[in-house]
This is a predicted structure of a 72-nucleotide RNA (transfer RNA) from a Bacillota bacterium.
RNA sequence: UGGGUAGUCGCCAAGCGGUAAGGCACAAGGUUUUGAUCCUUGCAUCCGACGGUUCGAGUCCUUCCUACCCAG
Repeated sequence: UGGGUAGUCGCCAAGCGGUAAGGCACAAGGUUUUGAUCCUUGCAUCCGACGGUUCGAGUCCUUCCUACCCAG
């Protein structure tokens, strides 16, 4: 430098254009003498950034940023 893959909650991780699942962690409450376990509830108006397409974008497109892989 060229090509490819990836970037979503504190961590892991789903999501084939129509208000973003789940697990762990965390917070509040219940249970318990206390703790653990268990139960209930809450927790991503900003999905790497800026634009564009569309009635509508995490999803499609442009240009960048970061990480990794391949080639030189």
It matches the Rfam family "tRNA".